[in-house]
RNA sequence: GGGUGUAUAGCUCAGUUGGUUAGAGCGCUACGUUCACAUCGCAGAGGUCCGUGGUUCGAGUCCACGUACACCCACCA
Numbered sequence: 001g002g003g004u005g006u007a008u009a010g011c012u013c014a015g016u017u018g019g020u021u022a023g024a025g026c027g028c029u030a031c032g033u034u035c036a037c038a039u040c041g042c043a044g045a046g047g048u049c050c051g052u053g054g055u056u057c058g059a060g061u062c063c064a065c066g067u068a069c070a071c072c073c074a075c076c077a
Stems, first nucleotide, its partner, number of pairs: 001073007010026004019057001028044002031041002050066005
């Protein structure tokens, strides 16, 4: 320098053909259970979906540019 992939909750990840309520597990908080802790049960909080712009009646999803990370190829030494 060229190419590919990834970016969604604190962490690991789903999200179908673009269609209207953004989800799961773990974790966290509260309650119940216990002398207490753990386990278990139940309820809850937590997200401007990496950034900017665009397309569309409608974007996590499509397009352009950028950022970060990972990998492959090439080049230099």
This is a predicted structure of a 77-nucleotide RNA (transfer RNA) from a Candidatus Uhrbacteria bacterium. The prediction has a mean pLDDT of 81. Lineage of the source: Bacteria > Bacteria candidate phyla > Candidatus Uhriibacteriota. RNAcentral records the identical sequence in 2 taxa. It matches the Rfam family "tRNA". By type it is a transfer RNA. About the family: Transfer RNA (tRNA) molecules are approximately 80 nucleotides in length.